[in-house]
RNA sequence: UUCCGAUAAGGGCAAAUCCAGCGUAAGUUGGAGGCGCAAAGCACACGGGUCUUCAUCCCCAAGGGGUAUCGAAGACGGCCGGGCUGCCGAA
Numbered sequence: 001u002u003c004c005g006a007u008a009a010g011g012g013c014a015a016a017u018c019c020a021g022c023g024u025a026a027g028u029u030g031g032a033g034g035c036g037c038a039a040a041g042c043a044c045a046c047g048g049g050u051c052u053u054c055a056u057c058c059c060c061a062a063g064g065g066g067u068a069u070c071g072a073a074g075a076c077g078g079c080c081g082g083g084c085u086g087c088c089g090a091a
Base pairs, nucleotide, nucleotide: 004089005088012037013036017032018031019030020029021028022027035078041084042083046081047080048079049076050075051074052073053072054071055069056068057066058065059064
């Protein structure tokens, strides 16, 4: 240095839920909270995947409803795999 990940040390992040804000929504920001995480750090979301909205289609007088199609625009980095960076040093 690389691989690896301990009942080590110092720490870090922050699930569900609640409150306030933003967004049609998925979701997101802040506070409380702590399920868990050795990358639960980063990113023009790279490749899959899931979800939302609109459209097509079906029902309906309209409003609206359904989600069959998978066309468009979004969300998810704590869904998986890649990319980059990083603390410590037992076996």
Source information:
c-di-GMP-I riboswitch aptamer from a Clostridia bacterium, 91 nucleotides, folded computationally. NCBI's taxonomy places the organism under Bacteria, Bacillati, Bacillota, Clostridia. The prediction has a mean pLDDT of 83. The model forms 90% of the base pairs in the Rfam consensus.